[in-house]
RNA sequence: GCGCCCGUAGCUCAAAGGUUAGAGUGACCGGCUUAUAUCCGGUUGAUCCUGGUUCGAGUCCAGGCGGGCGUA
Numbered sequence: 001g002c003g004c005c006c007g008u009a010g011c012u013c014a015a016a017g018g019u020u021a022g023a024g025u026g027a028c029c030g031g032c033u034u035a036u037a038u039c040c041g042g043u044u045g046a047u048c049c050u051g052g053u054u055c056g057a058g059u060c061c062a063g064g065c066g067g068g069c070g071u072a
Stems, first nucleotide, its partner, number of pairs: 001071007010025004018055001026044006048064005
């Protein structure tokens, strides 16, 4: 350089083009305990960027950026 795949919460992943973008884990607060842990309740936090299609885009299309694999 070329081909393929991927990009959503701090991390691991969901989300048939339409419900309020959710779950686990983490962090914080509270309950429980003599105390710590476990356990229970609550809070927190995200769609890589710019355009396009559409009544409606995390999802489809184009370009860019970043990462991975293959090839020489």
Molecule: transfer RNA
Organism: Candidatus Kaiserbacteria bacterium